[in-house]
RNA sequence: AUUGUCUAAGCGCCGAAUCCUUCGGAACGGGGGAUCCUCUUGUGGGGCGAAUCGCGGCCCAGCCGCGUAGAGCCAGUCUUCGGUUCGAGCCCGUCAGCUAACCUCGCAGGCGUUGAAGACUCUGGCU
Numbered sequence: 001a002u003u004g005u006c007u008a009a010g011c012g013c014c015g016a017a018u019c020c021u022u023c024g025g026a027a028c029g030g031g032g033g034a035u036c037c038u039c040u041u042g043u044g045g046g047g048c049g050a051a052u053c054g055c056g057g058c059c060c061a062g063c064c065g066c067g068u069a070g071a072g073c074c075a076g077u078c079u080u081c082g083g084u085u086c087g088a089g090c091c092c093g094u095c096a097g098c099u100a101a102c103c104u105c106g107c108a109g110g111c112g113u114u115g116a117a118g119a120c121u122c123u124g125g126c127u
Base pairs, nucleotide, nucleotide: 011112012111013110014109018026019025020024028106029105030104031103032102037097044095045092046091047090048089053067054066055065056064057063058062070086071085072084073083074082076120077119078118079117080116081115
């Protein structure tokens, strides 16, 4: 000097998953649930989520690859260009469309990005 690992603090990312405060509340988010309307029940049906769908290969209950609907990130906001990542998994259990009142649940977990231009906004320093 460089690289990697660990620890602490700050900041940031995915996500509803934060805050106050502590027999619990608030915010945010999910589900169930009338009339009216709508729909179809075995190849069962449905929910959360961006995470669907197609093609191909193999040692074919599966695994792998290439795409794709769709979803993020590149550190104020918007626009444009460019780059890059994900495109899973889990649950209910024959049952649930929408749905006012109403009922009920979650409030985790996992990580570490930093390219450019234009306009706007905010903050700090110096004079």
This is a predicted structure of a 127-nucleotide RNA (c-di-AMP riboswitch aptamer (ydaO/yuaA leader)) from Anaerolinea sp. It was read from a public genome assembly, where an Rfam model found it. The model forms 96% of the base pairs in the Rfam consensus. NCBI's taxonomy places the organism under Bacteria, Bacillati, Anaerolineae, Anaerolineaceae, Anaerolinea.